[in-house]
Context: one part of a larger RNA
RNA sequence: CUGGAGACCCCCAAGGGGAAGCGAAGACCCUAUGGAGCUUUACUGCAGGCUGUCGCUGAGACACGGUCGCUAGUGUGCAGGGUAGGUAGGAGUCGCUACACAGGUACGUGCGCCAGCACGCCACCGAGACACACAUGAAACACUACCCACUAGUGACUGUGACUCUCACUCCGGGAGGAGGACACCGGUAGCCGGGCAGUUUGGCUGGGGCGGCACGCGCUUGAAAAGAUAUCGAGCGCGCCCCAAGAUCACCUCACUCGGGUCGGAGACCCGAGGAAGAGCGCAAGAGCACAAGGUGGUCUGACAGUGACCAGCACAACAAUGGUCACUGACGCGAAAGCGUGGUCUAGCGAACCAAUCAAGGUCCUCAAUGGGCCGGAUUGAUGACAGAAAAGCUACCCUAGGGAUAACAGAGUCGUCACUCGCAAGAGCUCAUAUCGACCGAGUGGCUUGCUACCUCGAUGUCGGUUCCCUCCAUCCUGCCCGUGCAGAAGCGGGCAAGGGUGAGGUUGUUCGCCUAUUAAAGGAGGUCGUGAGCUGGGUUUAGACCGUCGUGAGACAGGUCGGCUGCUAUCUAUUGGGGG
Numbered sequence: 001c002u003g004g005a006g007a008c009c010c011c012c013a014a015g016g017g018g019a020a021g022c023g024a025a026g027a028c029c030c031u032a033u034g035g036a037g038c039u040u041u042a043c044u045g046c047a048g049g050c051u052g053u054c055g056c057u058g059a060g061a062c063a064c065g066g067u068c069g070c071u072a073g074u075g076u077g078c079a080g081g082g083u084a085g086g087u088a089g090g091a092g093u094c095g096c097u098a099c100a101c102a103g104g105u106a107c108g109u110g111c112g113c114c115a116g117c118a119c120g121c122c123a124c125c126g127a128g129a130c131a132c133a134c135a136u137g138a139a140a141c142a143c144u145a146c147c148c149a150c151u152a153g154u155g156a157c158u159g160u161g162a163c164u165c166u167c168a169c170u171c172c173g174g175g176a177g178g179a180g181g182a183c184a185c186c187g188g189u190a191g192c193c194g195g196g197c198a199g200u201u202u203g204g205c206u207g208g209g210g211c212g213g214c215a216c217g218c219g220c221u222u223g224a225a226a227a228g229a230u231a232u233c234g235a236g237c238g239c240g241c242c243c244c245a246a247g248a249u250c251a252c253c254u255c256a257c258u259c260g261g262g263u264c265g266g267a268g269a270c271c272c273g274a275g276g277a278a279g280a281g282c283g284c285a286a287g288a289g290c291a292c293a294a295g296g297u298g299g300u301c302u303g304a305c306a307g308u309g310a311c312c313a314g315c316a317c318a319a320c321a322a323u324g325g326u327c328a329c330u331g332a333c334g335c336g337a338a339a340g341c342g343u344g345g346u347c348u349a350g351c352g353a354a355c356c357a358a359u360c361a362a363g364g365u366c367c368u369c370a371a372u373g374g375g376c377c378g379g380a381u382u383g384a385u386g387a388c389a390g391a392a393a394a395g396c397u398a399c400c401c402u403a404g405g406g407a408u409a410a411c412a413g414a415g416u417c418g419u420c421a422c423u424c425g426c427a428a429g430a431g432c433u434c435a436u437a438u439c440g441a442c443c444g445a446g447u448g449g450c451u452u453g454c455u456a457c458c459u460c461g462a463u464g465u466c467g468g469u470u471c472c473c474u475c476c477a478u479c480c481u482g483c484c485c486g487u488g489c490a491g492a493a494g495c496g497g498g499c500a501a502g503g504g505u506g507a508g509g510u511u512g513u514u515c516g517c518c519u520a521u522u523a524a525a526g527g528a529g530g531u532c533g534u535g536a537g538c539u540g541g542g543u544u545u546a547g548a549c550c551g552u553c554g555u556g557a558g559a560c561a562g563g564u565c566g567g568c569u570g571c572u573a574u575c576u577a578u579u580g581g582g583g584g
Base pairs, nucleotide, nucleotide: 008584009583010582011581012580013579014578017576018575019574021571022570029405030404031403032402034401035400036397037396038395039394042200043199044198045197046196048193049192050191051190052189053188054187055186058165059164060163062161063160064159065158066157067156068155069154070153071152072151073150074149075148085147086146087145088144089143092130093129094128101126103125104124105123107120108119109118110117111116169180170179171178172177203216204214205213212233217239218238219237220236221235222234240388241283242345243344247301248300249299250298251297252296253295255279257275258274259273260272261271262270281290282289284350286348287347288346305331306330307329308328309327310326311325312324313323333342334341335340356383357382358381359380360379363377364376365375366374367373412459413457414455415454416453418452420448421447422446423445424444425443429439430438466541467539468538469537471533472530473529474528475527476526479504480503481502482499483498484497485496486495487494507519508518509517510516547565548564549563550562551560552559553558
């Protein structure tokens, strides 16, 4: 000097590895005393419907009722002359020649408890007849007044049933008129039906939510770390009663069990004796306590009473209700000779606010002339909220929406590694004999981070989710190929092991598949990782929106890791990285 390659700076082009790229306060999931749409035998209502009744709405007659009034009549416990309704007055009342009549006889009718009573009839007789004295709870149907029950007749009002009418009202008709007719229509009111419509509710805890459960109110033991207090869907268990004796008091007694003895009688029934501090019993869980008994038996009782106050627990050290308990006082009681004991059960569980309803005592107040009357205030008892300091309350949403949350799930990551994969220690045994050619139980120690779980640490103002495809890199616990060792290695073919990751590891059928099964080859058809590599590279078969069908479940709206058909894949490359080209 020529050619090639490279470093630095710059430019052009390319395909898209990274910027957990850009796009959209995640649609999945959860939370909210958020919303909306839909459902129903959720709750509470509203339209609407049916039926009754009242108004619009009038007339007549029949049948059967109701209420009130008038007339007439009837009213039998026993005793008693006898068919005594009740009360009050009461010593007289009615009739005597007539248009008549008290009473009696005969006849007729009605009632009847078969004793008789009432009415009619002048057919006959006729001037007295009935009360006051006996019996009775009550005295005369002698007479008068009022009242009760029943029967018959009658009047007014009214109800029900079936019916007739025409005048409201309705319909038809241009009208005349016709059809219907106090019904219907319309209005008021009461009961029933009433997702047709409306407003709402549909709890909490929770190793995400749901399903399950109650750890949501109480009691005991333990956890609990020797004061007190103390959590988890920690461990072991209980309570929501029971008892008029299983309560109070006084007196007496002592258990379980074992041994010895005793007719049937035995391991075990009952009796006697000995030992026996508790190993029994005390209504119920556990703990504590108790024989000086709180245990067992008997007597008498109701203190399981009425009222007041303080304190403790509930609720450690702040406050907090119901409730439970302890002590004291007043009154009235029980037992005991008395001292005394007794405010339920030996103690710790056995429970519930306000409103409302029912029942009830003392008191206060109002109405009233007054009251044994009514209203109100105030109090007590009972009735329940167990989600237990107590709203009156069912679901679906894939048609969905909003606010938020990585305070909380699904994918991926991270941690862990029970599970999984692999290795090692020991070597019982199999291997004719022989643990270790080969296989290897039980037990033990690890490695990995490929499975599946667990956790909830990053991400919910979004890191695109299965499989395939394309393309690249890595690991070795090596499928083939290479080197070596052992063999139950003659050779050949194998079996087991050591080193080794350079290269290779293919093609089909079925299935969305990963995986798997199958086919014919092959030296072999290895395993794994790279956000289960790779959707700003592709695909979109699966899953996982909206449509629809089936099965099953649900009253239903709808639901289903059940099946089925269909169903959108955005982005013009700034930086970086890479590839190709060019300039300095």